Predicted 3D model of a 1608-nucleotide RNA (small-subunit ribosomal RNA) from a Candidatus Aerophobota bacterium. Taxonomically the source falls in Candidatus Aerophobota (Bacteria, Bacteria candidate phyla). The sequence was found in a public genome assembly. The coordinates come from a structure-prediction model, not an experiment, and the mean pLDDT is 82.
[in-house]
RNA sequence: AAACUUUUUGGAGAGUUUGAUCUUGGCUCAGAAUGAACGCUGGUGGCGUGCUUUAUACAUGCAAGUCGAGCGGAGAUCAGCUUGAAGCAAAAGAUGAUUAAUUCACACUUUGUGUGAGUUAUGAGUUUUUUGUGAUGGCUGAUUUUAGCGGCGAACGGGUGAGUAACGCGUGGAUAAUCUGCCCUUGAGACGGGGAUAACAUCUCGAAAGGGAUGCUAAUACCGGAUAAAGUUACAGAAAGCAAUUUCUGUAACCAAAGUUGGAUUUCAAAGUCCUUCGCUCAAGGAUGAGUUCGCGUCCUAUUAGCUAGUUGGUGAGGUAAAGGCUCACCAAGGCGAUGAUGGGUAGCCGGCCUGAGAGGGCGUACGGCCACACUGGGACUGAGACACGGCCCAGACUCCUACGGGAGGCAGCAGUAGGGAAUCUUCCGCAAUGGGCGAAAGCCUGACGGAGCGACGCCACGUGGAUGAUGAAGGCCUUCGGGUCGUAAAAUCCUGUCAGGGGGGACGAUGGUCGAUCUUCGGAUUGAUUGACGGUACCCUCAGAGGAAGCUCCGGCCAACUACGUGCCAGCAGCCGCGGUAAUACGUAGGGAGCAAGCGUUGUUCGGAUUUACUGGGCGUAAAGAGUGCGUAGGCGGUUAUAUAAGUCAAAGGUGAAAUCUUCACUUUCAAGGUGGAAACUGCCUCUGAUACUGUAUAACUAGAGGGCAAGAGGGGGAAAUGGAACUCUGGGAGUAGCGGUGAAAUGCGUAGAUAUCCAGAGGAACGCCGGUAGCGAAGGCGAUUUCCUGGCUUGCAUCUGACGCUGAGGCACUAAAGCUAGGGUAGCGAUCGGGAUUAGAGACCCCGGUAGUCCUAGCCCUAAACGAUGGGUACUAAGUGUGGGGGGAGCAUUACCCUCCGUGCUGAAGCUAACGCGUUAAGUACCCCGCCUGGGGAGUACGGUCGCAAGACUGAAACUCAAAAGAAUUGACGGGGGGCUGAACAAGCAGUGGAGCACGUGGUUUAAUUCGACGCAAAGCGAGGAACCUUACCAGGGUUUGACAUGCUAGUAGUAGUGACCUGAAAGGGAAGCGAUCCGGACUUCGGUUCGGAAGCUAGCACAGGUGGUGCAUGGCUGUCGUCAGCUCGUGCCGAGAGGUGUUGGGUUAAGUCCUUUAACGAGCGCAACCCUUGUCCUUAGUUACCAGCGGGUUAAGCCGGGUACUCUAAGGAGACCGCCGCCAGAAAGCGGAGGAAGGUGGGGAUGACGUCAAGUCCUCACGCCCCUUAUGUCCUGGGCUACACACGUGCUACAAUGGCCAAGACAAAAGGACGCAAAGGAGUGAUCCUGAGCAAAUCCCAAAAACUGGCCCCAGUUCGGAUUGCAGGCUGCAAUUCGCCUGCAUGAAGCCGGAAUUGCUAGUAAUCGUGGAUCAGCAACGCCACGGUGAAUACGUUCUCAGCCCUUGUACACACCGCCCGUCACACCACCCGAGUUGAAUGCACUUGAAGAUACUUAACUAACCGAUUCUGUCGGAGGGAGAGUAUUGAGGGUGUGUUUGGCAAGGGGGAUGAAGUCGUAACAAGGCAGCCGUACCGGAAGGUGCGGCUGGAUCACCUCCUUU
Repeated sequence: AAACUUUUUGGAGAGUUUGAUCUUGGCUCAGAAUGAACGCUGGUGGCGUGCUUUAUACAUGCAAGUCGAGCGGAGAUCAGCUUGAAGCAAAAGAUGAUUAAUUCACACUUUGUGUGAGUUAUGAGUUUUUUGUGAUGGCUGAUUUUAGCGGCGAACGGGUGAGUAACGCGUGGAUAAUCUGCCCUUGAGACGGGGAUAACAUCUCGAAAGGGAUGCUAAUACCGGAUAAAGUUACAGAAAGCAAUUUCUGUAACCAAAGUUGGAUUUCAAAGUCCUUCGCUCAAGGAUGAGUUCGCGUCCUAUUAGCUAGUUGGUGAGGUAAAGGCUCACCAAGGCGAUGAUGGGUAGCCGGCCUGAGAGGGCGUACGGCCACACUGGGACUGAGACACGGCCCAGACUCCUACGGGAGGCAGCAGUAGGGAAUCUUCCGCAAUGGGCGAAAGCCUGACGGAGCGACGCCACGUGGAUGAUGAAGGCCUUCGGGUCGUAAAAUCCUGUCAGGGGGGACGAUGGUCGAUCUUCGGAUUGAUUGACGGUACCCUCAGAGGAAGCUCCGGCCAACUACGUGCCAGCAGCCGCGGUAAUACGUAGGGAGCAAGCGUUGUUCGGAUUUACUGGGCGUAAAGAGUGCGUAGGCGGUUAUAUAAGUCAAAGGUGAAAUCUUCACUUUCAAGGUGGAAACUGCCUCUGAUACUGUAUAACUAGAGGGCAAGAGGGGGAAAUGGAACUCUGGGAGUAGCGGUGAAAUGCGUAGAUAUCCAGAGGAACGCCGGUAGCGAAGGCGAUUUCCUGGCUUGCAUCUGACGCUGAGGCACUAAAGCUAGGGUAGCGAUCGGGAUUAGAGACCCCGGUAGUCCUAGCCCUAAACGAUGGGUACUAAGUGUGGGGGGAGCAUUACCCUCCGUGCUGAAGCUAACGCGUUAAGUACCCCGCCUGGGGAGUACGGUCGCAAGACUGAAACUCAAAAGAAUUGACGGGGGGCUGAACAAGCAGUGGAGCACGUGGUUUAAUUCGACGCAAAGCGAGGAACCUUACCAGGGUUUGACAUGCUAGUAGUAGUGACCUGAAAGGGAAGCGAUCCGGACUUCGGUUCGGAAGCUAGCACAGGUGGUGCAUGGCUGUCGUCAGCUCGUGCCGAGAGGUGUUGGGUUAAGUCCUUUAACGAGCGCAACCCUUGUCCUUAGUUACCAGCGGGUUAAGCCGGGUACUCUAAGGAGACCGCCGCCAGAAAGCGGAGGAAGGUGGGGAUGACGUCAAGUCCUCACGCCCCUUAUGUCCUGGGCUACACACGUGCUACAAUGGCCAAGACAAAAGGACGCAAAGGAGUGAUCCUGAGCAAAUCCCAAAAACUGGCCCCAGUUCGGAUUGCAGGCUGCAAUUCGCCUGCAUGAAGCCGGAAUUGCUAGUAAUCGUGGAUCAGCAACGCCACGGUGAAUACGUUCUCAGCCCUUGUACACACCGCCCGUCACACCACCCGAGUUGAAUGCACUUGAAGAUACUUAACUAACCGAUUCUGUCGGAGGGAGAGUAUUGAGGGUGUGUUUGGCAAGGGGGAUGAAGUCGUAACAAGGCAGCCGUACCGGAAGGUGCGGCUGGAUCACCUCCUUU
């Protein structure tokens, strides 16, 4: 400086059940997060972060030492003092070898010699002393190192989360029940002695690790003594207090210590004294830390309900720093528990982190607090502090060393290794900083820490360039072939320089620390030097150059982003829905696009969305969910008034709620992440004060709740006993005769041994008709003849009593239909099982005949139902109307009528509620109280466990696995062996047929080289085909051909070219080929004869392309069939409904008709219907040839033949006509019926005309067309064959079976067509087909051109004078061609067939039937077909019960691919999880017994024994006190062992059900009345669904009746 307060920024949905809708309900997605992992990719930096798994095992190094200013030693260096060996040197002395002289003695003797002793001299050697030198030693001092004794530390710091469900943690208290080293403050003190022991030395054991013995020595080590208060204890007194006890005063007893550094002073020195440094002791206080304790909070499980003997308490004692069963002795018998004890499972707790609008939910890594642990288990020692990570002892497992005797070890410290795992780092640098230990300090130690390294693991930041640049380059991709797009993107031009790279400079972190000097008020100040792991790092400057730096996922919807190719239910994708079976925006690839970006996706996990556990914030009639019902315990909740209190509640204040985090403000790293500081917050707990409306508590009262009393009342309420009639069966008797019984129809059964039917009598058991009623009673289950006895509840009236006594109700107790069980009775009827008969493919069923248990009674169990109103109980409130049962009151003459009221029981309905249906004072409305229950479907009300039961079984009640749904209500359809209405040649009434025969045609099948292809219920099958001998022709065989039989374009060539073509070859196509032999246009030249060049046309060669009856009708257009010429199908606006949707379009009538009328929340409109169109029926007008001929004339054998005419017929144009218009009837209308008139009467007959749509109906082989396929062939040409086959099956027809006929003869009448490559008259030939000739006619002119009928005759019921197949012979016609394979004729032959089984077709009037005629196609014809035409010309329709089809309304539905639907169970196969399981193998744990280490405690001990005491002969010895290793005893005790239980896991022969699985088997249980209504409970039975019995429910259709209600 900012911030601060009144404040409070906070909430999104989507996909998926259905044909569609709303609801319920689950599944899935979009978001955020992560200690993550995996895939692809990867430029830089900062800050964080990194074994979630095996608390598995660990090589190696380091992680806790320090103090010499506690001590004695030891070592090193230096200094001083001292010592002073040997040697050397010098000096002095001693000794005196030798030698010489000499004296004496002796001996021998030769001069003499010898020996001995002495003297003098000599002086070798030896030695002593002194001095010097000097090794060494000693002492002292200084500096330094430190093994040991001693002190402090090692209990901190660091790691981990195994254990722990606990006062462990969190929060707030208590400690008057406690301790606290170092630190701070204060007071007092520190006197005077003693005895040891390491080190060390010597000896000794052991491989080692480690010891042992003896002998010395010191201390701030150890031990007595003294001193002693404010300490401790005791006593006395006083004060406070109920007391325990506390405080004060006094007295007595008891308890301490250590010295050391530096300096000064003294002294010969030592000792001492004084000052000082750091220590020491006692006491008090503080601070810090710790111990203990209490309230509250702290996961799942009741398929864990009882646990507990030191257990709970007391007294006393012990123990601890300290209260306490903490421990012990005794006494008492307690303590805990449904507010969940005990047991089991899981888990460190918290600040916080993630998510969320919040409330919540999940998590507890990193950082911080607490706890626990340190190989596993137990134990103590030391100490202020430990029962101790880098200490000790014991036991166990494991590893290592060993001389085999014995020893050593503990990374869950930092690095690191192995293992495990999807997965987690360097055996780094430094103590420079921060902090810690020791020290007076310097300093030493510090894997704490500070840093660096590795990893995109996370967050944040930066970059990979910027500007200009259109020929919109090349290239890719797509294409409608025009173009579009990648795309200003690139290239190119001009710039910039972050990051990385090179070079140079270079920090902050050190305003600190240390040392020296100076000064000082002793606190410090000044000054100098020195101290950085990171790190030559951050940062700054500079150089060069766009140079080194982009990927990942996705593109069907959710969800932003689309095309091509490949593939063809394959390969594959997928979060959910779902893609893929030949045009895939869903697979794979490419192009393009979208999103994010050094990341992007995937996987796992958490919260969210999910109001899907609902406190905020859900539900329970039908979706999951009200217990079968009541009584009642605990608990929860509770009427009116007053007072008190203040627990809940509300408010103020205080304490606490650690820091970090979150929020916010400011500052800071250039920003950010990150960091620093402030504020707010921490919604909590505690203390205290206040308020008193509400709740609680206490007291006092009240009467409206509740109960009692009195007086009335109704009732199938319950229990017991007695009695009754009807029916039934049986028995006896009478009478009677052949059947009865039963069913859809039968049969089994009963009956001539006399049934059934009938009468009389008797016996027996069970159930109680009518009354009887959405009437009554009961808590529910349930209760029904009558009477009696016992008994519970309820209602009304009075307002007499009590005075909240109430409501609900976990556990608990009682009752509880039917079935079933046990024992004993009983047994008429009925009747599971069973037997028989039927039905049936079968029939373990439905139907029938029998019939056991049972049904009934007594006693005892069982305890379940669709135990339902699918609706828990209580209280209060909130419109009405109308029934009914039981009371009361008013009014009224009155038993009944009207009004009011209470308690029940129904219906309709306002508001409101509901997903809707519906509920609606008897709530499913509005509120409150209490209980029970639900949380996707299946697995499963199953398994296991437990409780109950005689059993059956009941109650309680999961999981694995599996699906993306399952479900409710309502809507529209479709369907029903549901209903109603209507229509139709649908049935019926009729006629004629088909199905039988022969033949024809079509189809299947079979055959074939091929028998081309298509069409397959109606709606394929005389269909495409309205003409298969060749052709057609698509098929087969063979032979050819390849720019092609046909189209267009380009390039090149082309005069002997195009064209023509004798002839050769060949089955033909084709191949070869002599000969003949050109044209047009323009230019140039020309001797005008022509030549040459270019072009056109043609041809040849080549390239593009042609061609395909090849595939897909399930890619399509077009066309068509069908429902169906059925009457329907829709829209706009409005209204109703939340919506799908409804209404309109329904209802009442009517119609052929959704035709019209009427009603009406509808009003209108469209496509359909009808009409308009064609044709036919009547008339009129006009016109009058080729038609016609009445009248007139002519004329013929005859004839409209001619003149003529247009009247009629007719022709073909236009009109008229018919409209329920008129009349009558019923009626409101539409309309209907009848009548008149009329040629025609109710759309006059017929046709054309075919709504929205259905069938992936038919057609790619009419045509068109997408895609795919073939391209010397799947194209094309040709010859021959086939489509015509033939055991058979089906369909459509023809001809027949005869007398309503056949044959013969005579002889009449039509319409509509067609005709020139034609129809053909007449004439002629032929038996005839036909032929010859040929008039006429491009047609109202000519031609083709009638039959049945009618008339007459024959046949006489027969395989015929019916029938005509088949076959033979002979002909005719068409055509290149008639064999495969044509039609016709004649003669001959003369089959089946005598009217057709089941079944089935057409037709309602000029129709059926019957008779012939024509046409198309076509050379001809397999045509008996098809399409037209006329002639003759019926029968029948009561009617809609049934069959079929259709329409409308309604109903049910589990169907919607729509009943050819859906769907259940067994069996078989595959696979998955689970249950049981003889057993087997682990883990955990209880109890009992046994064994028992270390340690602790107690006792014993004649090993031994320094300090103190006593004695003494006094350096000692003896005794005592005391101590006491070891040993022993006792208690406790980890672990081990044995036995016996409990819990839990793995494996398992075999057994069981369950789930799942495009096309397996058997049936058809359910959904419609599902073909026997279904379902619930129970029992029995059965391959299976299931069947049957008993009772119950409606969540049953249909019809009828009763009651109630609605409307007027």